[in-house]
């Protein structure tokens, strides 16, 4: 440089264009225990990389830039 892929919570990762973006871990507070661990229950935590578009609706679809990766040169 040319072509693809991949960006969603702290981390790992769902979500078919449609109701309020969810799970796991992890945090933080109960419950439990003589203290912890395990088990249990809540609870915080999110400008879906940023910027436009398209549509009644956009995490998804188009364009344009970023950032990481592969493949070629």
């Nucleotide at each position: 440089g040319a072509c693809g892929g991949u960006g969603u919570a702290g981390c790992u990762c769902a979500a078919u264009g449609g109701a309020u973006a969810g799970a796991g871990c992890g945090u933080u507070c109960g419950c439990c225990u003589c203290c912890g661990a395990a088990g249990u229950g809540a609870a915080a935590g999110g400008u879906u990389g940023c910027g436009g578009g398209u549509u009644c609706g956009a995490g998804c679809c188009c364009c344009g830039c970023c950032a990481c990766u592969g493949u070629c040169g």